[in-house]
Bacterial RNase P class A from a soil metagenome, 376 nucleotides, folded computationally.
Its mean pLDDT, the model's own confidence on a scale to 100, is 76.
Rfam family: Bacterial RNase P class A. It is annotated as a ribozyme.
The RNAcentral record of the sequence draws on MGnify.
The model forms 96% of the base pairs in the Rfam consensus.
RNA sequence: AGCAGGUCGGGCGGUCGCUUCCGGUUAAUCCCGGGAGAGGAAAGUCCGAGCUUUCAAGGGCGAAGAUGCCUCGUAACGCGAGGGGGCCGGGCUCGAAAGAUACCGGCUACGGACAGCGCCACAGAAAAUAUACCGUCCGGCGCAAGUUGGAUAAGGGUGAAAUGGCGGUGUAAGAGACCACCGGGUCGGCCGCAAGGCUGAUCGCAUGGCAAGCCCCAUCGGAAAGAAAGGCCAAAUAAGAGGAGAGAGGCUGCCCGUCUCAUUCGAUCCUCGGGUAGGCCGCAUGAUCCUCGUGGCGACACUGGGACAAGAUAGAUGGCCGCCGCUUUCGGAGUAAAAUCCGCGAGUACAGAACUCGGCUUACAGACCUGCUUGA
Numbered sequence: 001a002g003c004a005g006g007u008c009g010g011g012c013g014g015u016c017g018c019u020u021c022c023g024g025u026u027a028a029u030c031c032c033g034g035g036a037g038a039g040g041a042a043a044g045u046c047c048g049a050g051c052u053u054u055c056a057a058g059g060g061c062g063a064a065g066a067u068g069c070c071u072c073g074u075a076a077c078g079c080g081a082g083g084g085g086g087c088c089g090g091g092c093u094c095g096a097a098a099g100a101u102a103c104c105g106g107c108u109a110c111g112g113a114c115a116g117c118g119c120c121a122c123a124g125a126a127a128a129u130a131u132a133c134c135g136u137c138c139g140g141c142g143c144a145a146g147u148u149g150g151a152u153a154a155g156g157g158u159g160a161a162a163u164g165g166c167g168g169u170g171u172a173a174g175a176g177a178c179c180a181c182c183g184g185g186u187c188g189g190c191c192g193c194a195a196g197g198c199u200g201a202u203c204g205c206a207u208g209g210c211a212a213g214c215c216c217c218a219u220c221g222g223a224a225a226g227a228a229a230g231g232c233c234a235a236a237u238a239a240g241a242g243g244a245g246a247g248a249g250g251c252u253g254c255c256c257g258u259c260u261c262a263u264u265c266g267a268u269c270c271u272c273g274g275g276u277a278g279g280c281c282g283c284a285u286g287a288u289c290c291u292c293g294u295g296g297c298g299a300c301a302c303u304g305g306g307a308c309a310a311g312a313u314a315g316a317u318g319g320c321c322g323c324c325g326c327u328u329u330c331g332g333a334g335u336a337a338a339a340u341c342c343g344c345g346a347g348u349a350c351a352g353a354a355c356u357c358g359g360c361u362u363a364c365a366g367a368c369c370u371g372c373u374u375g376a
Base pairs, nucleotide, nucleotide: 001373002372003371004370005369006368007367008366010324011323012322013321014320015319016318018037019036020035021034022033023032024031039350043361044360046359047358048357049356050355051226052225053224054223055222065220066219067218068217069083070082071081072080073079084110085108086107087106088105089104090103093100094099111216112215116214117213118210119209120208133156134155135152136151137150138149139148140147141146164182165181167179168178169177183205184203185202186201187200188199189198190197191196230281231280232279233278240272241271242270243269244268247261248260249259250258251257288307289306290305291304293302294301295300325348326347327346328345330343331342332341333340
C1' cells in the first nucleotide's frame, strides 16, 4: 500500500423550537418544572415468520413455483456454522525434469448426461458420427519432383473441448495390441452419523461436453391483500324509518302586538339504526435486549442476574451560534530527509422509524482492531 472480516461512525456549551410521558391540576386547553426521543443500514421490499381481513377448506394425488454435496443450528428459511469433493494461487519436502505432496489462502447453483429431446459459434479433416488436412509407413508407376492404392491415429495443426494420461514392449509405421504407474467403471474390506476417504481384487476401458436448455428424480408446497390491515366509540347537517302532534319560532326575560313556517300531501318535538368528520385500540413485554457462568470447533443452546428502551399520523426526533476533535489544499517555521509546530481556508459520509421479528442485498467521508498478500 492492497484485499477480507469486525467495531465505531463526532464531543461540549448556549439559544430558539417539535413529539410524548409524569407532576403542579384540573372538566379541558394554555402555562410551569422534570424525564424520554432514529439506524447500522431505519433503505431495497428480495426470502422466512407472527398478526389481520376476504375467498377456499374432509382427505389424497399434486399443478404453478421454489430448493438441490453432507451433517448440524434455528420458530422457520432460498439464512447461518462446520465438514467433504472440485478448481485456482502460494509454498515445505522429494525428484535431473515432468510431476507428486505436508501446510496456508481464495472461489465453488456441487442431484441426474445409457429415460427422452435439443444444442456445441468461429476455427478445424472431423464436434459424436467412426473421421483423415499435414505428416509417418508399405506397395505400384516414375530418372526425379511427384502421383496412385492401402495401413496408421503415435507427431503437427484447429479449437473452450479431439475419442483416458504417461513411460516402455511391440511394429513396416503404429495402436490398451500388450505391460508398469496414474485416472475411470464394477465388486469387496476398513474408517466416518453422512457427503466421502483409504485399500484390495477385477474390467484394457471408442461412444465427449452442456441440465444458470427442455427434462427426470428427491424435498417443500391453500390463494390473495397488507396497519391507509382490521376492531370499537361516534358530533353537526341533509335524507330515511317509527311514534307524538296543532301549534312552533323571531323581535323579547314575560304579556300584548306583529312577522315567518305549518295545520293530515304534517310545521315542530322524541326515538332509532346506517354512516362522514373526529377520537380510541391495534402500538411497543418481545422467537426482546445486556451480562456472568456452563456446554459446543462453531452457528447456537441452557442456567442465574439485570433492564424496559421513540411511537409520530402528513408524519415529532430539528435550526442557528461558539469552542474543540478528525481529515486536508496552500503558505510559513523546522529537519540531511522526515517527524513535528503555526496560520488563512475547505471538508466532516450514507442516510430518516411508520405493525413487529429473523435473514439477505445495496449505500457509506473518516477512525480503530484482526488476518493475509506485496513493497521498502